Two RNAs folded together computationally: RNase P RNA and transfer RNA, 440 nucleotides in total. It holds a member of the Rfam family "Bacterial RNase P class A".
[in-house]
């Protein structure tokens, strides 16, 4: 000195006054009314992403949810969890010297369908140049035209040409044979298991690409705090359809059977509950490699409803500039991404910087 | 808070996964006595951005940006 991985911080701290919120106590008012202002005391007040709303859950309400199709998600193991498309740990494949990253990583020998242009041929393989025999013909001859077979080594198209390399072999070649390497089948050991290692038999079948339908295993009822409950107000007990509930349909089930459901019209633009004590937070031990998880102590940390969470002073801190020989004083700045709306538990994005420890390259001594 | 749809030249808008195109506009040139029409031509593209999937991606997958729409009280 550069690099990789983990783990915490993020209005700089302290105190003071004023303001805004909402909780409790008291005290006054207000309204038809649910209920709701005010005043004083006291303690409280944004984030790691409060975001994107991208998964998974709880929560409430429709059968506390049921068969079927149809849809839709996931996708190597083995585990953590309420759950998960999230986290560990692992295995396999890919990249870095490396520490370490990165992976949508089931199935193309079920079916269907597709691989442009180029090329001879593109998935039932296939011969354009070449390559070697035989036969005619022409030559003195080497050759060269033709025919009629044999190959697929080598050129040459492509993204990709039907295992690879080598040696033998052959007229020339070919798994034609054979040696490693791959590639099915199969045993044996080790591992929960993905898979590893090893022994054996087959010369070889099965291009690619399921982020093309598609198939297979597993998982999924719908809605969403404008869920829902409960109270005031205020209309229209009109007209009209016709069975509805819950997504798309089918049974089922409940309910209704002339409406509480839909359309047209029409009214109202109110309140309180839900609302924050929770799969909560801290810290100690124990178990576990870890994710998590089990015991003990101790805390209670915003709940608004067009939507507070802000200002200003003091003193300390930190950084800059000026002045001074110094001690010291003066001045400024304190900055990123961003703003709780039921609530967790993940991911993704955005981001001025900061600390703390580990680990790997490289240089020096 | 749930859902949908789109993004491609200056504009509107096409494109079986296989060379990004039409129309209007812009600009040269022609024709007219000039300009409109009109006729020949020319130029313009990070297909919203960033990855991945394939020999290939405007089309497929995935995560961002943006921009327009629709639902919902009561009785």
């Nucleotide at each position: 000195a550069g690099a990789g991985g983990c783990g915490c911080c993020g209005a700089g701290g302290u105190g003071a006054u004023c303001g805004c919120u909402g909780g409790c106590g008291c005290c006054g008012g207000g309204a038809u009314g649910a209920c709701c202002c005010g005043g004083c005391g006291c303690g409280g007040g944004a984030g790691g992403a409060a975001a994107g709303u991208c998964c998974g859950a709880g929560c409430u309400c429709c059968a506390c949810a049921g068969g079927g199709c149809a849809g839709g998600g996931u996708g190597c193991u083995g585990g953590c969890u309420a759950a998960c498309g999230g986290c560990c740990a692992g295995u396999c494949g890919g990249g870095g010297c490396g520490a370490c990253c990165c992976g949508a990583a089931g199935g193309a020998a079920a079916g269907u369908g597709g691989c442009a242009c180029a090329g001879a041929a593109a998935a039932c393989a296939g011969a354009c140049c070449g390559c070697c025999g035989c036969c005619g013909g022409u030559u003195c001859g080497c050759g060269c035209c033709g025919g009629c077979g044999g190959c697929a080594a080598g050129g040459g198209u492509g993204a990709a040409a039907a295992g690879g390399u080598g040696c033998g072999g052959u007229a020339a070649g070919a798994g034609c044979g054979c040696a490693c390497c791959g590639c099915u089948c199969u045993c044996c050991u080790g591992g929960u298991g993905a898979c590893a290692g090893g022994g054996g038999a087959g010369g070889c079948a099965c291009g690619c690409a399921a982020a093309a339908c598609c198939c297979c295993a597993c998982c999924c009822g719908g809605a969403g705090c404008a869920a829902g409950a409960c109270c005031g107000c205020a209309u229209a007990g009109g007209g009209g359809g016709u069975g509805u509930g819950u997504g798309g349909c089918c049974c089922g089930c409940g309910c209704g059977a002339u409406a509480c459901c839909c359309c047209c019209g029409g009214g109202u633009u109110g309140g309180u509950c839900g609302c924050u004590c929770g799969a909560g937070c801290a810290c100690g031990u124990c178990g576990g490699c870890a994710a998590c998880g089990g015991c003990g102590u101790g805390c209670c940390u915003a709940g608004a409803g067009g939507a507070a969470u802000g200002a200003u002073c003091a003193c300390c801190c930190a950084c800059g500039g000026c002045g001074g020989c110094g001690a010291c004083g003066c001045c400024g700045u304190g900055c990123a991404c961003a703003g709780a709306a039921c609530u967790c538990g993940g991911c993704u994005u955005a981001c001025c910087g900061g600390c703390g420890g580990c680990u790997c390259c490289g240089g020096c001594g | 808070u749930c859902c949908c749809u789109g993004g491609u030249a200056g504009c509107u808008c096409a494109a079986u996964g296989g060379u990004a195109g039409a129309g209007c506009a812009a600009c040269c040139g022609g024709c007219u006595g000039u300009u409109a029409a009109c006729c020949g031509g020319u130029a313009g593209g990070u297909u919203g951005c960033a990855g991945g999937u394939u020999c290939g991606a405007g089309a497929c997958c995935u995560g961002c940006c943006c921009a327009g729409g629709g639902a919902g009280c009561c009785a």